[in-house]
Molecule: small-subunit ribosomal RNA
Organism: uncultured bacterium
RNA sequence: AAUUCGCCCUUAGAGUUUGUUUCUGGCUCAGGAUGAACGCUGGCGGCGUGCCUAACACAUGCAAGUCGAGCGAGAAUUCCUUAACUGAUUCUCCGGAUGAUUUUAAGGAAGGAAAGCGGCGGACGGGUGAGUAACGCGUAGGCAACCUGCCUCUCACAGAGGGAUAGCCACUGGAAACGGUGAUUAAAACCUCAUAACGCCACUCUGAGACAUCUCAGAAUGGCCAAAGAUUUAUCGCUGAAAGAUGGCCUCGCGUCUGAUUAGCUAGUUGGUGAGGUAACGGCCCACCAAGGCGACGAUCAGUAGCCGGACUGAGAGGUUGAACGGCCACAUUGGGACUGAGAUACGGCCCAGACUCCUACGGGAGGCAGCAGUGGGGAAUAUUGGGCAAUGGGCGAAAGCCUGACCCAGCGACGCCGCGUGAAGGAAGAAGGUCUUCGGAUUGUAAACUUCUGUUAUGGGGGACGAACACAUGACGGUACCCCAUGAGAAAGCCACGGCUAACUUCGUGCCAGCAGCCGCGGUAAUACGAGGGGUGCGAGCGUUGUUCGGAAUCACUGGGCGUAAAGGGAGCGUAGGCGGACCGCCAAGCGUUCUGUGCAAUCCCGGGGCCCAACCCCGGACCCGCAGAGCGAACUGGCGGCCUUGAGUGGUCCAGAGGCCGGCGGAAUUCCUGGUGUAGCGGUGGAAUGCGUAGAUAUCAGGAAGAACACCGAUGGCGAAGGCAGCCGGCUGGGGACCAACUGACGCUGAGGCUCGAAGGCGCGGGCAGCAAACAGGAUUAGAUACCCUGGUAGUCCGCGCGGUAAACGAUGCAUACUAGGCGUCCCGGGGCGACCCGGGGUGCCGGAGCUAACGCGUUAAGUAUGCCGCCUGGGGAGUACGGCCGCAAGGUUGAAACUCAAAGGAAUUGACGGGGGCCCGCACAAGCAGCGGAGCAUGUGGUUUAAUUCGAAGCAACGCGAAGAACCUUACCAGGUCUUGACAUCCAGCAAAAACCUGAGAGAUCAGGCGUCCCUUCGGGGGUGCUGAGACAGGUGGUGCAUGGUUGUCGUCAGCUCGUGUCGUGAGAUGUUGGGUUAAGUCCCGCAACGAGCGCAACCCCUAUCGUCCGUUACUAACAAGUAAGGUUGAGGACUCAGACGAGACCGCCGGGGACAACUCGGAGGAAGGUGGGGACGACGUCAAAUUAUCAUGCCCCUUACGACCUGGGCUACACACGUGCUACAAUGGGUACAACAAAGGGAAGCGAGACCGCAAGGUGGAGCGAAACCCAGAAAAGUACUCUCAGUUCAGAUUGUGGGCUGCAACCCGCCCACAUGAAGUUGGAGUUGCUAGUAAUCGCGGAUCAGCAUGCCGCGGUGAAUACGUUCCCGGGCCUUGUACACACCGCCCGUCA
Repeated sequence: AAUUCGCCCUUAGAGUUUGUUUCUGGCUCAGGAUGAACGCUGGCGGCGUGCCUAACACAUGCAAGUCGAGCGAGAAUUCCUUAACUGAUUCUCCGGAUGAUUUUAAGGAAGGAAAGCGGCGGACGGGUGAGUAACGCGUAGGCAACCUGCCUCUCACAGAGGGAUAGCCACUGGAAACGGUGAUUAAAACCUCAUAACGCCACUCUGAGACAUCUCAGAAUGGCCAAAGAUUUAUCGCUGAAAGAUGGCCUCGCGUCUGAUUAGCUAGUUGGUGAGGUAACGGCCCACCAAGGCGACGAUCAGUAGCCGGACUGAGAGGUUGAACGGCCACAUUGGGACUGAGAUACGGCCCAGACUCCUACGGGAGGCAGCAGUGGGGAAUAUUGGGCAAUGGGCGAAAGCCUGACCCAGCGACGCCGCGUGAAGGAAGAAGGUCUUCGGAUUGUAAACUUCUGUUAUGGGGGACGAACACAUGACGGUACCCCAUGAGAAAGCCACGGCUAACUUCGUGCCAGCAGCCGCGGUAAUACGAGGGGUGCGAGCGUUGUUCGGAAUCACUGGGCGUAAAGGGAGCGUAGGCGGACCGCCAAGCGUUCUGUGCAAUCCCGGGGCCCAACCCCGGACCCGCAGAGCGAACUGGCGGCCUUGAGUGGUCCAGAGGCCGGCGGAAUUCCUGGUGUAGCGGUGGAAUGCGUAGAUAUCAGGAAGAACACCGAUGGCGAAGGCAGCCGGCUGGGGACCAACUGACGCUGAGGCUCGAAGGCGCGGGCAGCAAACAGGAUUAGAUACCCUGGUAGUCCGCGCGGUAAACGAUGCAUACUAGGCGUCCCGGGGCGACCCGGGGUGCCGGAGCUAACGCGUUAAGUAUGCCGCCUGGGGAGUACGGCCGCAAGGUUGAAACUCAAAGGAAUUGACGGGGGCCCGCACAAGCAGCGGAGCAUGUGGUUUAAUUCGAAGCAACGCGAAGAACCUUACCAGGUCUUGACAUCCAGCAAAAACCUGAGAGAUCAGGCGUCCCUUCGGGGGUGCUGAGACAGGUGGUGCAUGGUUGUCGUCAGCUCGUGUCGUGAGAUGUUGGGUUAAGUCCCGCAACGAGCGCAACCCCUAUCGUCCGUUACUAACAAGUAAGGUUGAGGACUCAGACGAGACCGCCGGGGACAACUCGGAGGAAGGUGGGGACGACGUCAAAUUAUCAUGCCCCUUACGACCUGGGCUACACACGUGCUACAAUGGGUACAACAAAGGGAAGCGAGACCGCAAGGUGGAGCGAAACCCAGAAAAGUACUCUCAGUUCAGAUUGUGGGCUGCAACCCGCCCACAUGAAGUUGGAGUUGCUAGUAAUCGCGGAUCAGCAUGCCGCGGUGAAUACGUUCCCGGGCCUUGUACACACCGCCCGUCA
C1' cells in the first nucleotide's frame, strides 16, 4: 500500500421519424479486445505467439528405452601361445642361418555388437476436442464399502529341493511377414517342500462407539500363506507385516446452454431377498418376489457444447469466451474386446470386425503423425523435414552413462505487446519549385539549401560474458548479449481521414455520369461528401478495412423499464397448485445477524519491493479470490410448533331497493294479411323520377277476423348484474347486493398458472314459427361506369325449443384485492336526529377540481396519486395474427404461433400554418341591380402553329399575347445568304515609319483596293503632344450559356390590414399571451375589458393636383368704370376692380345641435358651409409569397468562342400564311347618314423647329417666308352639341374592306415593305352560340384635342378637356380576401396525401 469505513473520486454521449416540439421506439456511430484475415507500407531489438477450416489423408526421419552389478550364449576387433604356409632383410662357410611380413588352424585372454531369457519403464511426458448436458466439470463433504509399484520409517525372515524354456544348433514350410519339428542350456524366469505373525480366514469372549446394516480395540483356539541373488565387499536388491507419503476408485449436497410448435417417460425399469462379481459399495450381473420410480421446481425428446482457474468487456451487476499457461475429463483411423500389470481396458501393446492405403510369387501379409518437423488437401488464413541434451525435468542403471522433437535454443511471420531510430542546433534573400489568389500577396516554411555538431541503429575492426550446480571437466544458444575504436547524416516513413457525428479546406476535373456511403445522405455545370493536386488533421513501423465480442443499450430493466391514447390488462367469473397474508404470548433456530475454523492450488488481477539501461517481460512478499462447508452465540423480523384474541372473512336476526336470472299466464297500441261495406282514379316513392300497386276498383275510410314480433308514454345525466347483458302487466321458483344489531365461528383471508363455467351480433345442426324488417338476389334510378349510397320488391336470417360455435372498438381501449391521501356540486337507495324543505352517517352512480402523477392530453377517495400482494401481457415497422405443427370444431373457423425477406423508420401527444363540397363574423364592381362591350363581320396589332436560307431573341394562367417595341424600307438588327478582315469596328501599353483627314479619278454590289492632290500643333531644338500606317505580344470583342450563381429594377397577392419585437407571465418544449373577447371603423381605426405593459414596420396624417375664399404681385393675361378710336375687335391710353396667372394663407375638426350607444369609442339626423364625416384624384405598397420576370437596358461571378460564337459590307429576313387565340379600330344605321350654316375647351409642343396672311392645286400638298426660343407668334379648323334642308328602313345616300388608275410627301432609296389625296370599285356585316369583360359619378358611355417616339410611318401608348347617364333590394350563391373557431394521416402544405388493379 492493496483491504474496511467516511469524504473525495468513478458511472459522458451523439446522429437519424417532424415545418417545429416533446415523448415512445428502432437503426447507426465514437471505446476496448482479438490465435485473426485482407489492402497499402515496412529500419532495429526484446518478450510472447502462430491450422480457429478436413478428429481429412499421410511419403521420409526422429519422438521410449534402459539394466552385463539378474542369466545363458557371444560376432567384429585386439593381444598371447602353438602349428603350418609365406618368405622381405641381414649374415653367410653359399649348405644354410636369421626370421620381418602375409595367410590359415587350434587354444586362451580382452572386447563387447546384434538378438534372446529376466527386471524396471513403455498407464508418465507430448497431442487433440471428435464424443459427452454427464457426478463430465466446479465447489463442499463422505468412504464405518476401497486400492496404491517406485519412496520414507518400523518389525521379522531368506532353509531345502525340482522340472522346464527362449537363445543357440540341425532339419524344414513360406515370396514375405512369420513360423514348424527335433536336440541341448542358464537365471533374481517357473514350481514344490520347510519356517512364520502384529498378516488373512473361521469361531468364542471382553470392552468401546455409531443413524443403521454394524464397526473398532483386545484376548484365546484352529486353519492358511513367503523369499533371490549380484558385486570391485562399500553396498544394492528379495520376502512377510505395520505405518506414512503420494496417486487413484467409488459415493453424495449444491451449481452447470436452448427449445413446450418435445408432456408425459420407464421393464433391469423402482425396491426387496439370495447368490455371483469387484480393490470396493451398488440392479454391476443373475434367480425369485413386490409394483414401483421420474415429471410443469420441466421428466422424456430434439438441438448445441469438453468443464474450470481464468480471459475480454463493463462504474458495477452482468454479458461474451475457454487459443496460449495451469487443473480435471474424453479421445488416439471407426466400432468392439479382453490380456499383462501396482496402475490401462493402454496414441508410437495385443485380438476381432469395418473403411482406407501399401506390399505380394495372389496363397497371404503390413500400416495408423489429434507426438516433433514435413507433404498433399481444405481454407481468408497459421512456421523449419533446424541445433542441443549445456540447463530444468523424466525413464533405466550401484555408477559411468544411455535415451528423451519433454525441454532449452535458433529459424520464419509487424500476428500481438513493449522499447529505440530514421538525426540535433543554428539558418530569411522568407530562395527555387508547387498550390491558391481579390494579382497586392498568401502558403508550403526554418521546412530546404548552407554552417556547426552528434553517433542510437547501421557497417568494419578489437575485446568478450552470466547462465556451470560440483574440486576438475562440461555451453546448443554463441564469438550472441555487452564493452571499446573507427567510418559516416551517410542506409531507414508510411497509412487513413478532412459534409455532420468527428480533429482536419481549398483548387481543378466530372455533371444523378463515373463514383462515395457506418447512419443521416452526397453527385442532375462553381461538389469542403465522387477523382486528382496543394494544404492542414490524426496515428506512426505501422495505418486502414473486414469478421467476432463486450460496451454505449435503462434496447429483457436483479441493480434498473413498462402496459388509458405510443408495443402491452386475459371478454368475464369460480377455483386447483403456487405466491403472499391480521393482533398478542411462549418455544425452536430453517432464513437472518455476529464471531471463529477449514477450504477457496499455482499462475493471473491489485499493492509494495526487486531483476533485465527503461518498458513489455520476469522474480519475491502481501492483499484478494466477493464462494462453499463446519462450530459457537443472538432472537428483532420472516418461517415452524403450541396457546390465546376479534378488528379481516364468514354465519345469524331485523329491514330495504332493483329492466338480476328462469318458468307460466295475461294485455293494449301499431303493422301486414283476409272478409264485407262506403268510395273513385289514382296511390306510392324521390333531390327529381321511375320500377311497383290500381278500373279484375287500389290508396283513403268503416266494421269484423287472423297471425307474428316488439312493448310508446313513465324513461332519467336512473336502477340491477361478474361480464355479455337486462324494460308491457301478473304469479311462481331463484342468485346477488345494502343498512342496522353485535348473538355465533375465530384468520376460515387475497390473488390465481393450468382447469371449469358463462359469454353480444353473426354463423352451423335438428325441429317449429314467420306479421314487420331484411344480407343474397331482381328491377328502377344516379353515374363516365355504379356489382354502392336512393327507390320498389324480396330469400336466408331475425322469433321459439334443444345442441354446437367462443369471437368483438367483448372499451373506462384503464386486471383483482387492501390501506392511506383537500374539497365543492348533482343523483339513486338506506339509517339516525319525534316530522321536515334542514343536519349527520353508510352504500352506489356522475360532474368540477387541489396536492400529486403524466410525454402531453388528461387522471384526480370510482386515481392514471402514495404503497403492498398476486395474475396476465409488451420489447421497432412490414411480412402476420400469416405459414407449418399441435389442440378444439359438423363446417365456417378458433386457439397456440414463427421464419426468410424488407424498411429507417413505424408511432403517441401537443404546436404553428395551410386546407375543408366544417361553422360563425366581415369586406371588395365579388355576386345581384344596371349601362356599355367582348365572343359573330372586315381590318389593325400581338401570340401560337406552320413555313422558311432566315422568318433573331425574350415574355407563358390571373400577374405572356397594341408586352420589351415611346414607332423593323437601309440603319436599327441581335437572324440568313454571299463577299471580306484577324491585335481587330472599340480601350490601354511598346517599337518603327509616316504623314493624315478631307477632296478628285478608276475598279467593285459594297466593304475594300489602286492612283492623284495635299499637308499638323507646341518647343528650352534635346524633344513632347495628337493622328495615321506597319509589326510583335499583352489584350480587345461576344445581344454566346446560366435570372436555378447574383446586384439592381419590376410584376403579383394588395392599399389587403396585416407583420413583428422588448420585458413580463404561462408551458419540459415547439410555442402561447400581447394581436383573443364586447363594441366600432375604410383600417390591428378607436374605446372598454383582460397577465400583460410598452414599442416598431404597415393604416391614417404630413406631400402634389383639384373644389371655395382672402392677402400680395400684375405682363404677354384681363376690361367694370374713365378717355380715345374702329366696319368690328382690350385696338390704344389707362386701370389693379373682375377673370386668370402665381406665391402665401384661410377653410373641415364629428367643431355645433339633437337621437342612439355604456357617461366611451363611435354612429344616425340636422344646422351652417364652396366643400361633411378619409370632400374627389394622385404619389406613397408592411413582414413576406411565387427559385415570378429580366444575364437582350445596365452592372456582375463562373463557363464557353478567339483567322471566330469577334468585326465590316451588300442583299434578304424580322412584314411569310391552310389555320387558332388575345387586344383593339370601324360598322351593321334614323338618338342615324349627308349637305350647309355656325358656337364653346383644356392640356401640350415648337429653332436641323412650329410655320401665319397671301397665291396655286378638287385634295394630299406646293410656292413663299410675316411672326415666334413663345400667357405674346405658330401648330390650331376643337368635335359631339346647335340651326336649317335632305334621305325613309333598303345591304340602302348604312357600312366601308378589297382592287384599279392618277397624284402628293418623307427619305440615298418606298419592289419585297411607308403614309396621305382624288376618282373609280363597293366585300363581309342587319346587334353576334356557349361563354366572358369593364364600370357606383363628373364615373360608364360618347366626342374631339395634344404629346412622346419619329426623316417618314398609330386603330397602340401617355395625357387633355366637352357632352354626360342608369342602377345597388340585398350578401343565399360564384371569385378573391380578413378575423375567430373546429377536424386533419396535409407541411412541395388539397394542383396535398393516398388505396386498389394492370403494365